The prediction has a mean pLDDT of 83. The part of an RNA shown here (large-subunit ribosomal RNA, domain II) has 681 nucleotides and comes from Candidatus Moranbacteria bacterium GW2011_GWF1_36_78. Lineage of the source: Bacteria > Bacteria candidate phyla > Candidatus Moraniibacteriota. Its Rfam family is "Bacterial large subunit ribosomal RNA".

Context: one part of a larger RNA
RNA sequence: UCCAGCGAGUUAGUUCUAUGUCGUUGACUAAGCAACUUUAUGUUGCGGAGUCGUAGUGAAAGCGAGCCUGAAAGGGCGAACUUAAAUGGCAUGGACUAGACCCGAAGCCAGGUGAGCUAUUUAUGAGCAGGGUGAAUUUGCUGUAAAAGGCAAAGGAGGCCCGAACCCACGCACCGUGCAACAUGCGGGGAUGACUUGUGAAUAGAGGAGAAAUUCCAAUCGAACUUGGCGAUAGCUGGUUCUUCCCGAAAUAGCUUGAGGGCUAGCGUUUGAAAACUAUGCUUUGGAGGUAGAGCUACUGAAUGAGAAUUCGCGGUUCGCCGUAGGGUUCUCAACCAAACUCCGAAUUCCAAAGUAAUUAUUCAAGCAGUCAGAACUCCGGGGCUAAGCUCGGAGCUCAAAAGGGAAAAAGCCCAUGAUCGCAAUCUAAGGUCCCAAAAUUUAUGUUAAGUGGUAAAGGAAGUAAAGUUUCUUAUACACCUAGGAGGUUGGCUCAGAAGCAGCCAUCCUUUAAAGAGUGCGUAACAGCUCACUAGUCUAGAGACUUUGCGCCGAAAAUUCAACGGGGCUCAAACAUAAUACCGAAGAUGCGGAUGUCCGUGGCGUGGUAGGGAAGCGUUCCAUAAGCGCUGAAGGUCGAGCGUGAGCAAGGCUGGAGUUUAUGGAAGUGAGAAUGCUGGA
Repeated sequence: UCCAGCGAGUUAGUUCUAUGUCGUUGACUAAGCAACUUUAUGUUGCGGAGUCGUAGUGAAAGCGAGCCUGAAAGGGCGAACUUAAAUGGCAUGGACUAGACCCGAAGCCAGGUGAGCUAUUUAUGAGCAGGGUGAAUUUGCUGUAAAAGGCAAAGGAGGCCCGAACCCACGCACCGUGCAACAUGCGGGGAUGACUUGUGAAUAGAGGAGAAAUUCCAAUCGAACUUGGCGAUAGCUGGUUCUUCCCGAAAUAGCUUGAGGGCUAGCGUUUGAAAACUAUGCUUUGGAGGUAGAGCUACUGAAUGAGAAUUCGCGGUUCGCCGUAGGGUUCUCAACCAAACUCCGAAUUCCAAAGUAAUUAUUCAAGCAGUCAGAACUCCGGGGCUAAGCUCGGAGCUCAAAAGGGAAAAAGCCCAUGAUCGCAAUCUAAGGUCCCAAAAUUUAUGUUAAGUGGUAAAGGAAGUAAAGUUUCUUAUACACCUAGGAGGUUGGCUCAGAAGCAGCCAUCCUUUAAAGAGUGCGUAACAGCUCACUAGUCUAGAGACUUUGCGCCGAAAAUUCAACGGGGCUCAAACAUAAUACCGAAGAUGCGGAUGUCCGUGGCGUGGUAGGGAAGCGUUCCAUAAGCGCUGAAGGUCGAGCGUGAGCAAGGCUGGAGUUUAUGGAAGUGAGAAUGCUGGA
């Protein structure tokens, strides 16, 4: 990993409630007793103790078709009216109490078992090759008045030194499904001591021991192990077994030691009742409102420019007043801002009425739920950075719980107002029609040259196409070429110099076809080159600007192409504007079948998670009845055929003794998942 078997809503209750059904009309017996039998906690009888109902109300005494409250008025619950019901058994749904659908803790408590591991202690034993150092002390000599002291010899101390056994475990390597649940190799530390070690003994879990690390107490230690309480508890995770049919959610509000849990409501389903234009859509009419927009001398505020008046400040003053880059208030004109501004003010929306459409879709009561993590997208808003596949609201939509077609691939985008089943039928939607790949290498007019299409901005550019405005032009334009481009004058000032050309001021006049007190380069300053401007030559268009379409640059990422799905595409197979065909879905239509529902010659339906409801299949056993079977039961295997399905099953082979059907009943009643359990491969 696979296969086979086992494996999860059960049982009980003088409990409560609902539905169905049966008995009785008031209903029922409980404990217990007796009888009988097939001796089973069996059946029948007795047993009215008691329970429910027949009257309510009040906290109660109590009163009573009324009672309570209140001073009263009034109010609350009843009776009456009206309607029907009560009680017991059985079955089913649900609740409660129990382990209560199953498996799963870490833990808590009680009683015991452990110190043959290890910690410390205790009694009694044992062990420590060899070498080195040389304390005290003693003796001799010397020294002294005597000492102290000095020298030599003897001596053999030490948690002394080196280093085996022994003990330890500091470094590295190796091992790391090992030789080993901590080892091995090479080095390392202690090695007469707070040393090591044998054997016997002591200390026990609310504890012991600890040269102290939460360290050890049998590979287990922030409280050992084991048995029991025990099926502890688990608002948590996982799992929960046959079929078909009908309907079909929620991810919200309030409260919660509440936030991944719950309760009530909302939304679902089933049953019953009500039956009204009840709900809904559309049209019309009448109302509600203060958003979008807009506006502000219509308020509250914000805020800009120009002008005026007045006042404060400052300066001057002949005290009359005048001036002023400042401040305040007011006025005029102009332009403007606001979620917490409004003189105004939509669309959509909401309420009501009338008409109309159509499938009761509506409301109430009762049984049973599930849901309380929602997600993207579009629009309107708050937060954030007008960031986020961000977050929080509102309106909608899809997914969730929705398959099909398209977007290469794809929960939430587009189409389908959505898949009951069958058909080798037709028409379409989105999207497409060169090939992959169904259908146009379709028609018409243009654009693009960038493979733009087939990623991106500010910004940049004689790209190209179109529309428009304007200037010059046969009195010859624009561009090239030839020639001129002068005089006063080196304008004045400044400056070392300043002569068109560092800078400041002014910017005239003359000769002219024309020529600036000078456009740029240049010089120390001049010079020199050039331009504006003019003539000639040449010849038909030339220049400037605005708007628009499509392109270009801007453009850098990590394993080749890799930013059309690929091939490939250029009067396109790209883009724009038109047109006509065709393809294209589980959509619509056609034909046939099944089924649900309704007011039923017919209409409308039948995707579906959680979940509600309905009808069935199969397994084991029991009762009753009818059968089958050695001329072959069950089981195994192949399986015609039947049923929407769970399933049923003729017949063949095998097998060798039991078993089927019908109607009821009772359940240890259906496995693919639980790191499920057991066995096998």